[in-house]
RNA sequence: AGAGUUUGAUCCUGGCUCAGGAUGAACGCUAGCGGGAGGCUUAAUACAUGCAAGUCGAGGGGUAACGGGGGGCUUCGGCCCUGCUGACGACCGGCGCACGGGUGCGUAACGCGUACACAAUCUGCCUAUUGGAGGGGGAUAGCCUUUGGAAACGAAGAUUAAUACCCCAUGGUAUCUUAAAGUCGCAUGGCUUAAAGAUUAAAGAAUUUCGCCAAUAGAUGAGUGUGCGUCCUAUUAGCUAGUUGGUAAGGUAAUGGCUUACCAAGGCUACGAUAGGUAGGGGGCGUGAGAGCGUGACCCCCCACACGGGCACUGAGACACGGGCCCGACUCCUACGGGAGGCAGCAGUAAGGAAUAUUGGACAAUGGGCGCAAGCCUGAUCCAGCCAUCCCGCGUGCAGGAUGACUGCCCUAUGGGUUGUAAACUGCUUUUAUCAGGGAAGAAACCUCGCAAUGCGUUGCGAGCUGACGGUACCUGAGGAAUAAGCACCGGCUAACUCCGUGCCAGCAGCCGCGGUAAUACGGAGGGUGCAAGCGUUAUCCGGAAUCACUGGGUUUAAAGGGUGCGUAGGCGGCUAAAUAAGUCAGAGGUGAAAGCUUACCGCUUAACGGUAAAAUAGCCUUUGAUACUGUAUAGCUUGAGUGAGGUAGAGGUAAGCGGAAUGCGUCAUGUAGCGGUGAAAUGCAUAGAUAUGACGUAGAACACCAAUUGCGAAGCAGCUUACUAUACCUAUACUGACGCUGAGUCACGAAAGCGUGGGGAGCGACAGGAUUAGAUACCCGGUAGUCACGCCCUAAACGAUGUUUACUGGAUAUGUGUUUCGGACUGCGUAUCUGAGCGAAAGCAUUAAGUAAACCACCUGGGGAGUACGUUCGCAAGAAUGAAACUCAAAGGAAUUGACGGGGGUCCGCACAAGCGGUGGAGCAUGUGGUUUAAUUCGAUGAUACGCGAGGAACCUUACCUAGGCUCGAAUGUUAUGUGCUAUCCCGUGAAAGCAGGAGUUCCUUCGGGACGCAUAGCAAGGUGCUGCAUGGUUGUCGUCAGCUCGUGCCGUGAGGUGUUGGGUUAAGUCCCGCAACGAGCGCAACCCCUAUUUCUAGUUGCCAGCACAUAAUGGUGGGGACUCUAGAAAGACUGCCUCCGUAAGGAGCGAGGAAGGCGGGGAUGACGUCAAAUCAUCAUGGCCUUUAUGCCUAGGGCUACACACGUGCUACAAUGGUAGGUACAGAGGGCGGCGAAGCGGCGACGUGGAGCCAAUCCCAGAAAACCUAUCCCAGUUCGGAUCGGAGUCUGCAACUCGACUCCGUGAAGGUGGAAUCGCUAGUAAUCGCGCAUCAGCCAUGGCGCGGUGAAUACGUUCCCGGACCUUGUACACACCGCCCGUCAAGCCAUGGGAGCUGGGAGUACCUGAAGAUGGUGACCAUAAAGGAGCUAUCUAAGGUAAAACUAGUAACUGGGGCUAAGUCGUAACAAGGUAACCGUA
Repeated sequence: AGAGUUUGAUCCUGGCUCAGGAUGAACGCUAGCGGGAGGCUUAAUACAUGCAAGUCGAGGGGUAACGGGGGGCUUCGGCCCUGCUGACGACCGGCGCACGGGUGCGUAACGCGUACACAAUCUGCCUAUUGGAGGGGGAUAGCCUUUGGAAACGAAGAUUAAUACCCCAUGGUAUCUUAAAGUCGCAUGGCUUAAAGAUUAAAGAAUUUCGCCAAUAGAUGAGUGUGCGUCCUAUUAGCUAGUUGGUAAGGUAAUGGCUUACCAAGGCUACGAUAGGUAGGGGGCGUGAGAGCGUGACCCCCCACACGGGCACUGAGACACGGGCCCGACUCCUACGGGAGGCAGCAGUAAGGAAUAUUGGACAAUGGGCGCAAGCCUGAUCCAGCCAUCCCGCGUGCAGGAUGACUGCCCUAUGGGUUGUAAACUGCUUUUAUCAGGGAAGAAACCUCGCAAUGCGUUGCGAGCUGACGGUACCUGAGGAAUAAGCACCGGCUAACUCCGUGCCAGCAGCCGCGGUAAUACGGAGGGUGCAAGCGUUAUCCGGAAUCACUGGGUUUAAAGGGUGCGUAGGCGGCUAAAUAAGUCAGAGGUGAAAGCUUACCGCUUAACGGUAAAAUAGCCUUUGAUACUGUAUAGCUUGAGUGAGGUAGAGGUAAGCGGAAUGCGUCAUGUAGCGGUGAAAUGCAUAGAUAUGACGUAGAACACCAAUUGCGAAGCAGCUUACUAUACCUAUACUGACGCUGAGUCACGAAAGCGUGGGGAGCGACAGGAUUAGAUACCCGGUAGUCACGCCCUAAACGAUGUUUACUGGAUAUGUGUUUCGGACUGCGUAUCUGAGCGAAAGCAUUAAGUAAACCACCUGGGGAGUACGUUCGCAAGAAUGAAACUCAAAGGAAUUGACGGGGGUCCGCACAAGCGGUGGAGCAUGUGGUUUAAUUCGAUGAUACGCGAGGAACCUUACCUAGGCUCGAAUGUUAUGUGCUAUCCCGUGAAAGCAGGAGUUCCUUCGGGACGCAUAGCAAGGUGCUGCAUGGUUGUCGUCAGCUCGUGCCGUGAGGUGUUGGGUUAAGUCCCGCAACGAGCGCAACCCCUAUUUCUAGUUGCCAGCACAUAAUGGUGGGGACUCUAGAAAGACUGCCUCCGUAAGGAGCGAGGAAGGCGGGGAUGACGUCAAAUCAUCAUGGCCUUUAUGCCUAGGGCUACACACGUGCUACAAUGGUAGGUACAGAGGGCGGCGAAGCGGCGACGUGGAGCCAAUCCCAGAAAACCUAUCCCAGUUCGGAUCGGAGUCUGCAACUCGACUCCGUGAAGGUGGAAUCGCUAGUAAUCGCGCAUCAGCCAUGGCGCGGUGAAUACGUUCCCGGACCUUGUACACACCGCCCGUCAAGCCAUGGGAGCUGGGAGUACCUGAAGAUGGUGACCAUAAAGGAGCUAUCUAAGGUAAAACUAGUAACUGGGGCUAAGUCGUAACAAGGUAACCGUA
């Protein structure tokens, strides 16, 4: 010091979460020792038992117990008497009990803190000083006697003492009265001095001394007052009758409404009174850089309380924790009459709770009470016990030791890695623990004794006595590695990784998130990391969080500027002079307790801990000074502000009057059939005369043109004129003299809608009706409220989403209105746009700031819940204003970027449309698919991009499927070892075959060892068309042969990214040219490659034959030839090269040339980055999983060929551009030895026979067909069409039943050009015609791949459909529109509002009653008198009762909305022009 998390990515805003520290903690697992601390945070709940405050005999009467002395008795155990003595129960008296100890209920207060004050006070014991102590008296407790009661506790009588009580005397620096002088002070007033009068004192005990009384002073302690500070709520705004003040009296130690009477009407409050809630305050403690925030355990100070409440007594001090009285609740005892009690003291118990200890020891030390003292008392205190609750320290060993042992775990597994120098083993050490021995400091006093000094009061020195802890700390010795390690974590944050199991299950999780078959995130293991006698979790606080921002934030769009203005309080305020010194600054003094924190040193072996000292300390008070700034009071000034004068401007406002156009209505007239309306229609109006046209009349509302980037104003304002009124601005202008700015609350105004009232009502028109529509609220028709006036309402996306004011800071352009020497001059005030610096997250703002500063106000603090609920105020109502919480999520959001998308835009392309030609969809058949069926109908492919696809050949085989029979190292291959010499082949049994069982049979080579080739047995590697194409490689389809996709460097941007690649042209093309913060480059395009079109050269066999020969019936058949065709090599050729026109160029155009070919000549191969988790585990390869007498292998038969049906792709047709018959032409490219197979012969034919020739430019397949010629058919289910079926055959093949092809004869179905819809094709193309080949025994081929023959039509054009490219725009999409997403309803869960009511709680008011007590009165009774008292009585008063209302909490049938929840329903509101732009207010 930061990090994670919103996004495809980015920057920002903003919340949530984490890492740190802490705790009086608790819980889980674990646990060796010591030191120092701490230990009921909850029930101020209830308490059994013991202890916690006594002491003094040197105050007193005395003698119950104990010891001693004396006396008596004795059974020798002991008993009795005696205050004589030590002592001492109970009693009188003194002092103490008001300290110490506990707790935090109450208290928001002079309670606490701090600083002052008391001239308004008291103070026992203590210190100092002064003075004094004379005389007298009567009681009373105890004791004794009697007596009541269960007890507690009394009652009566007699008698007695005091340092108990009373009286008299004495008395002043005490108190009061009278009056005086001096002096001091901030006021009242104080102090000092002297005088007179009056009043009040005393106590003794012991013999060193201690007490007593009066007074003064001090110290200590207490009391009182005041300034300042001290929590939350305004959804608490008014409170107060002793209330505020005065006079008088009372009361108190003392002031005071503290109390009473009378008088006055005050006092407090927005600087927060009153009310409600919560809470002891402080020093401090935790955290933090600090400022702060949180907290108030332990220790210290103050306060309050002592079962709840009230009250006084005693006393120096209390309204009293272990005192009293009374009321109440509770508990206990009781003889039922009555009594007793108060652990928030120390232990302890119960209860509550997540949770907090021993019914311990000692007064040795420190301190306290009493006492002359010894001493006694002391749960204060000092110690010990329990608890890892915290802090600190120590240990659990150290060194060596590698075949890096074994096990475990992992892997690419003959091997390696890791555990790991770890272990074993060797050597060393002994802290701690254990045992044994020694053994403290804390202790010095008091006191006693001795000595010395002495002011005789005392002081000093020495010795002696005293330890709970504790035989503890500590020291020494002994033996032996011996007695001692866990917890959490290992996806990122965050240090640390693999295997197995599991399979959105079980589970984890602080946040993000993991888990759906390869999980470093679950569980286990191995390994590792962190800390360590602890480690984790939970809870809480601070920090990080600048996330309430004083230090130190914001408000155009992220949350946030009030709708606007005037203005009160408040805050802030121009220039000059002098005064003052309140703020401010400086010096000095006081205070700021101690402890704590910090620093230094010291003491425990160290540390924690402790000691000593220093430093520090905000603030407050006093005092002295300074005077710049602020304040205050004073005097001036003119620039801020305002007023006047002269002008200017305008839809500024209010009222009245007037105007024309339009519309509706009415009347009259012309006129006739429709009008009107829409996307298209209909409702409606109209022959009773509409619409249209003309004239006149009337009504209400609104004001065309001018008119805009205009003007004025807060919202808002528009015909014209007038009246009244407000504002702004300008000008060499005069005056006032800071009069100013802002502005909480208040007040006024405030669009539209809405409400009330009575008018008005032309047009427009929420809403309902009709029509439309799946539905309809948008569009259409008629039309209510409203729209206008007055009074309310008071809200808007009331927006510039930008508060007001002032100052300063660059330019450019336009415009309104002033001034003006009339000039696109200068100078003002406005309104707009652009661009700098600067600012900003960016977009953007930019003298009209969102810049730089100042003043004041308002507002914000994650999203939702919610601008909701409750309360309050306002309103006629609607509602407005103010304005939460529970609960829930980890985001919500802003700006910009790249894509994708749009029923956005622009440009362009493509057989995309259009223009054409021919098809499909209808029929029959073929083939594939779906579905169905089946034992099986094996599997895969499924929009385009599956469906004559994998399959370029399913009768067996193939074959993966089914049924049945068999095999198990296996059907195949390799290899090792052993044995053997076979094998092949033949025979036989069984069987469907495989198989099983048996028989015959005896190879070749040799260097004789053996080898080759097999077989058998045994072993090692099996095998799997089983699963996962969503684990993969490879291959492929598609976008798409579309023109795109990127990189380096530079530049721009905070960044994602951009630029380049965009722009202007051009192209088939990111093709090229030009421009340009880009310059270059790569993969694509094109070219290079192949075929084809032309020519040349070379070469001519198997090809060719012009010319010359030969031969034949005829034929390049032969000699020969290279001319031609052709073959197959090499070249040439085409490049917009030339011409004209256009253009800067690239390039384009030409019915130009030339050329075989002209603008890429035609065709092919060639497929960028990528997309579709596209296809394929069944071509192949391959990870993982599964299977192993089976999911492997062999065999036979069946199936893949099924068949109500649906779809795709084809073939053949429906006919005359045709069919049939006959005749006659012309190809190219292929194939051929288990082959092609000629001629010839046979058969109607398929074919058979035959075998020449050919391993092919030689031979064969091989007759090309359409075409052409001739004939016939005559529009019909036909001489079309050929399905289907019957019969007979041929061929292949072990085998044609399921299930082959072909031939012949016969049969002769549907079909007459095919609905919606849809496909191909732009030239040698479509259409049409045949030929060949692969696979193959044969073939279901009408398929596929090639080849040639004949050979068209059309393209105006790019509006539309589809697909694509580029640019741009919007976006709430990014799984990217097959996206996202809203609301009702239905279901479950959760919290919450209302609610007839019901039940509590605290506080207050009124009335009644009223204990103890206080005050007053009375007091015939008591009393010797005085004083007084009992009793009675008045007032006050705790508690109680009654009453009404308010506040608050819980609960409630029912009810309202809200939130959350993988796959419910209905629609599709929003995001794109979201398909009617969206949104705000209102009904």